[in-house]
Overview
Model confidence (mean pLDDT): 77 of 100. The RNA shown here (Bacterial RNase P class A) has 365 nucleotides and comes from an Acidimicrobiaceae bacterium. The model forms 94% of the base pairs in the Rfam consensus.

């Protein structure tokens, strides 16, 4: 001086006039039920959005145990809780600050990995390498040499592809391969330091090596009751001379074992019968949709907070005046966007301003 990360405030201000909701309301009417109203004072957000998480508050169940179904998913901490915050460890991305997380398990088991390619997890053979004995051929006096085709053998070379069943290097083999052996990555055991924990450094063995993906099914590990202010309440107003079922039924509960299932009165020894009332369910006819609460330092109920003038203020252009700072005039024009029962979390949106604190590159001193 430019590029860039992270956090954090503000988001238009004063004043006049009309106008619009809540509450007080001088004063004045009044059929005493109530009306009218000068005035005054309050009147959207950092996300009010989205409706993704939890909670408070409210009514309804409540005997549980299993399956199902759901939901979470390193570690510590905070916090009512959250799938939330922070702190770290681990993984990817960035030169960096620092961003992201689909972070428990692929050696329980299943599916998938397009095309391409010989072959994508107990794999596999396109170009290749090998090719003994034994076959045919040629050459040679002979031992034996070349060459060809087979039975076979090898995945080390090249290819294909996002990834090919460790790397390099020696040794061995007919030719090759962790076959062997040295480093080295990886898996897994085992020990030792450091850490509260994930975990993180290190040494040793061992076998040579057993891909990714679980926000694919799925295992392991916890939890988890329903509905929601249109919950629920209070009044008033109005309509039925209703009906029918509840233990061979019904609830708890999606299923399955389990549990429960009133009170009174008559009759009976008693199993049980009958009737009432209270609770749950269905059917068929009405009736009502009003007003308080719930409701709030905005509190509505088809749902208010707006318009319009001046002036200042943030930013842009033009133009006059100044060595320059600055200073005058005009023009544009100020973003996302609007409470509904509350409160606390995530996620998205936003012109323009202002501070902090890091990074990176370049120059100076």
């Nucleotide at each position: 001086u430019g590029a860039g990360u992270c956090g954090g405030c503000u988001g238009g201000g004063u004043g006049g006039c009309c106008g619009c909701g809540g509450c007080c309301g001088a004063g004045g009417g009044u059929u005493c039920g109530c009306c009218c109203g000068a005035g005054g004072u309050c009147g959207a957000g950092g996300a009010a959005g989205g409706u993704c998480g939890g909670g408070a508050c409210u009514c309804c169940a409540u005997a549980g145990a299993g399956c199902a179904g759901g939901g979470u998913g390193c570690u510590c901490a905070c916090g009512a809780g959250a799938u939330g915050u922070g702190u770290g460890u681990c993984g990817a991305g960035g030169c960096g600050a620092c961003u992201c997380g689909c972070a428990g398990g692929a050696a329980a088991g299943u599916g998938c990995c397009a095309c391409a390619g010989a072959g994508a997890a107990c794999a596999g053979a396109c170009c290749g390498c090998c090719g003994a004995u034994g076959g045919c051929a040629g050459g040679g006096c002979g031992a034996c040499c070349u060459g060809c085709a087979c039975a076979g053998g090898c995945a080390a070379g090249g290819g294909u592809g996002a990834a090919a069943c460790g790397g390099u290097g020696c040794g061995g083999u007919a030719a090759g391969a962790g076959c062997g052996c040295a480093c080295c990555a990886g898996u897994g055991g085992c020990c030792a330091c450091g850490g509260a924990g994930a975990c993180g450094u290190g040494g040793u063995c061992a076998g040579c090596u057993c891909g990714g993906u679980a926000a694919a099914c799925c295992c392991c590990a916890c939890c988890c009751g329903g509905a929601g202010c249109a919950a629920g309440g209070c009044c008033a107003a109005g309509c039925g001379u209703g009906g029918g079922a509840g233990a061979u039924g019904g609830g708890c509960u999606g299923c399955u074992c389990g549990c429960c299932c009133g009170u009174c009165c008559g009759g009976g020894a008693g199993a049980c019968c009958g009737g009432a009332c209270a609770c749950u369910c269905c059917c068929c006819a009405g009736g009502u949709a009003g007003g308080c609460c719930g409701c709030a330092u905005a509190g509505a109920u088809g749902g208010a907070u707006g318009g319009u003038c001046a002036c200042c203020c943030a930013a842009c252009c033009c133009c006059u005046c100044u060595c320059a700072c600055g200073a005058g005039g005009g023009g544009u024009g100020g973003a996302c966007a609007g409470a509904a029962u509350c409160c606390c979390g995530c996620c998205u949106a936003c012109a323009g301003g202002c501070c902090g604190a890091c990074u990176c590159a370049c120059c100076a001193c």